[in-house]
A computed fold for a 72-nucleotide RNA from a Syntrophorhabdaceae bacterium, annotated as transfer RNA. It matches the Rfam family "tRNA". The family's RNA type in Rfam is transfer RNA. Its mean pLDDT, the model's own confidence on a scale to 100, is 83.
RNA sequence: GCUGGAAUAGCUCAAUGGUAGAGUGCCGGUUUUGUAAAUCGGCGGUUGCCUGUUCGACUCAGGCUUCCAGCU
Numbered sequence: 001g002c003u004g005g006a007a008u009a010g011c012u013c014a015a016u017g018g019u020a021g022a023g024u025g026c027c028g029g030u031u032u033u034g035u036a037a038a039u040c041g042g043c044g045g046u047u048g049c050c051u052g053u054u055c056g057a058c059u060c061a062g063g064c065u066u067c068c069a070g071c072u
Stems, first nucleotide, its partner, number of pairs: 001071007010024004018055001025043006048064005
């Protein structure tokens, strides 16, 4: 230098163009002599950044940034 992939909750990851979710974590309740485990509820998001397409974008298009892999 070229090609491909990834970027979403504190962490690991989902999500046919039509209300952004799960597990885990954290907080609280129940349970226990107490803790852990179990169980119920709650908290937590400018979907990496900037534009464009669209009635509507995590999703489609262009550019940028960072990371990973391959080629040279």